[in-house]
RNAcentral holds the sequence, with entries from Rfam and Ribocentre. Predicted 3D model of a 65-nucleotide RNA (Fluoride riboswitch aptamer (crcB RNA motif)) from Arenibacter nanhaiticus. It matches the Rfam family "Fluoride riboswitch aptamer (crcB RNA motif)". Gene Ontology terms of the family: response to fluoride and positive regulation of gene expression. Of the family's consensus pairs, 100% are formed in the model. Its mean pLDDT, the model's own confidence on a scale to 100, is 76.
RNA sequence: GCUACAAUUGGCAAUGAUGUCUGCCUUAAACCGUUCCUAAUGGAGCUAAUGACUUCUACUUUUAA
Numbered sequence: 001g002c003u004a005c006a007a008u009u010g011g012c013a014a015u016g017a018u019g020u021c022u023g024c025c026u027u028a029a030a031c032c033g034u035u036c037c038u039a040a041u042g043g044a045g046c047u048a049a050u051g052a053c054u055u056c057u058a059c060u061u062u063u064a065a
Base pairs, nucleotide, nucleotide: 010025011024012023013022016056017055019053020052021051033046034045035044036043037042
């Protein structure tokens, strides 16, 4: 990418993945962090791979081999 069949037993919780738990939303919604300046656009920053826990991975620092 193509073909066939079956199903829609789902989605989301500020940076990745597994498992568990919690919460929220469900035919459009839940969701899309935060501080300062600016009328706004925009600009300058800050914390965090979690909603929580565990593990792995990425990144940063230190030590040892």